[in-house]
Context: one part of a larger RNA
RNA sequence: UGACGGGGGCCCGCACAAGCGGUGGAGCAUGUGGUUUAAUUCGAUGAUACGCGAGGAACCUUACCAGGGCUUAAAUGUAGUAUGACCGGUCUGGAAACAGGCCUUCCCUUCGGGGCAGAUUACAAGGUGCUGCAUGGUUGUCGUCAGCUCGUGCCGUGAGGUGUUAGGUUAAGUCCUGCAACGAGCGCAACCCCUAUUCUUAGUUGCCAGCGGUUCGGCCGGGGACUCUAAGAAGACUGCCAGCGCAAGCUGAGAGGAAGGUGGGGAUGACGUCAAAUCAUCACGGCCCUUACGUCCUGGGCUACACACGUGCUACAAUGGUAGAGACAGAGGGCAGCCACCUGGUGACAGGGAGCGAAUCCUUAAACUCUAUCUCAGCUCGGAUCGAAGUCUGCAACUCGACUUCGUGAAGCUGGAAUCGCUAGUAAUCGCGCAUCAGCCAUGGCGCGGUGAAUACGUUCCCGGGCCU
Numbered sequence: 001u002g003a004c005g006g007g008g009g010c011c012c013g014c015a016c017a018a019g020c021g022g023u024g025g026a027g028c029a030u031g032u033g034g035u036u037u038a039a040u041u042c043g044a045u046g047a048u049a050c051g052c053g054a055g056g057a058a059c060c061u062u063a064c065c066a067g068g069g070c071u072u073a074a075a076u077g078u079a080g081u082a083u084g085a086c087c088g089g090u091c092u093g094g095a096a097a098c099a100g101g102c103c104u105u106c107c108c109u110u111c112g113g114g115g116c117a118g119a120u121u122a123c124a125a126g127g128u129g130c131u132g133c134a135u136g137g138u139u140g141u142c143g144u145c146a147g148c149u150c151g152u153g154c155c156g157u158g159a160g161g162u163g164u165u166a167g168g169u170u171a172a173g174u175c176c177u178g179c180a181a182c183g184a185g186c187g188c189a190a191c192c193c194c195u196a197u198u199c200u201u202a203g204u205u206g207c208c209a210g211c212g213g214u215u216c217g218g219c220c221g222g223g224g225a226c227u228c229u230a231a232g233a234a235g236a237c238u239g240c241c242a243g244c245g246c247a248a249g250c251u252g253a254g255a256g257g258a259a260g261g262u263g264g265g266g267a268u269g270a271c272g273u274c275a276a277a278u279c280a281u282c283a284c285g286g287c288c289c290u291u292a293c294g295u296c297c298u299g300g301g302c303u304a305c306a307c308a309c310g311u312g313c314u315a316c317a318a319u320g321g322u323a324g325a326g327a328c329a330g331a332g333g334g335c336a337g338c339c340a341c342c343u344g345g346u347g348a349c350a351g352g353g354a355g356c357g358a359a360u361c362c363u364u365a366a367a368c369u370c371u372a373u374c375u376c377a378g379c380u381c382g383g384a385u386c387g388a389a390g391u392c393u394g395c396a397a398c399u400c401g402a403c404u405u406c407g408u409g410a411a412g413c414u415g416g417a418a419u420c421g422c423u424a425g426u427a428a429u430c431g432c433g434c435a436u437c438a439g440c441c442a443u444g445g446c447g448c449g450g451u452g453a454a455u456a457c458g459u460u461c462c463c464g465g466g467c468c469u
Base pairs, nucleotide, nucleotide: 007469008468009467010466011465012464013463015459016458019422020421021420022419023418026314027313028312029311030310031309032308033307034305035304042053043052064300065299066298067297068296069295070294076124077123078122079121080120081119083117084116088103089102090101091100092099093098106115107114108113126289127288129287130286131285135283136282137278138277139276140274142272147186148185149184150183151182152181153162154161155160166177167176168175192266193265194264195263197234198233199232200231201230202229203228207223208222211221212220213219237260240254241252242251243250244249316415320374321373322372323371324370325369326368332363333362334361337356338355341352342351343350344349381412386407387406388405389404390403391402392401428451429450430449431448432447433446434445
């Protein structure tokens, strides 16, 4: 000077408390450990690994294993040599890769050659092999916590201190007052985006108040009022009032206002910590392999299964299940696509077929409301598992796809010790969309809207953090 203390003081945070809903028990999905295996590729391991890299493992991916091939190689360039093709078609062996055969077959030319193409030789290759403890870049975390420093001056022999401490105040090293300090930088805040209100401009593909028509559909004439769309502008600043205070500021069911004291959300992450993570995104030093640790192919594996853990989904029911009828979103996506409508099928879907590269066409919202039924039971709860028959994608669904129909109908009657999330349009609950993608193991991830709570006395205690000592 720091760090630490079951030392002290002050302060904060869903940290506790007060509440609501979960996990831990069941079945399944998924990840991990372990075990197994020819291989179950590799990495991630308290918080900060474990629905993580992976925003799509049947082949490919793929890095792993078995077997079969190649050796300047899968790609590109330079130089040399010989050739005239290359492409295409076809045959043989083969699981394919690959090996071999047959047919067909160049252009320009000053005839020296040139262009192009494949073959061959040489030189440059290639490596998801090792080291993240040699590194760059990127990332997690403390933590969106309020801190971390510098110049000059002053103090100290010096390390260093001061400033940054103190008294107030704040979400904040935010601001005020004081002071051997005076200033400044990186952080905080603001500037950026979305959202909440209004105005102006604009009116198609969007809208329809008033007028007319109507096949009753904003459909047509028309209209720019309204909704909306998307550009600009206004608006919130403790600005005003009252009280307290030197000030900063605090208090007020004050006024006005759509919004009030950071309005709500996002992006934004200081100096640094963990030799934190990543050599498998990429790049790169060193080391290692070079008829193999490179590369091509077929099949298998990454999907195994006594077990253990994490994260989820579905339930155990009546605030519910089933059947019928009816209503209301937002944000997205669409041409090798989205698919209205018609027909067939119980259905997944199939056969026709219009519109739309889309404010124009397509894409059913569900919970909810009404009616009926079930009457507390392992049931009309629950849907695992298994059998049979199918549909679709795809060269191909055996290992190992999703979906449909019929049958089957397991565990489970609210879960021990323990443990997690959340303070408002939040939790809880309900559906919809997108990326990846032929298809999909998505119950995951990222978004969107619908319905919509309870509680916070307080800071003694648990955890983490800040300042002073």

About this RNA
The part of an RNA shown here (small-subunit ribosomal RNA, 3' major domain) has 469 nucleotides and comes from an uncultured bacterium. Rfam family: Bacterial small subunit ribosomal RNA. Its family is annotated with ribosome and structural constituent of ribosome in the Gene Ontology. RNAcentral holds the full RNA, with entries from ENA and SILVA.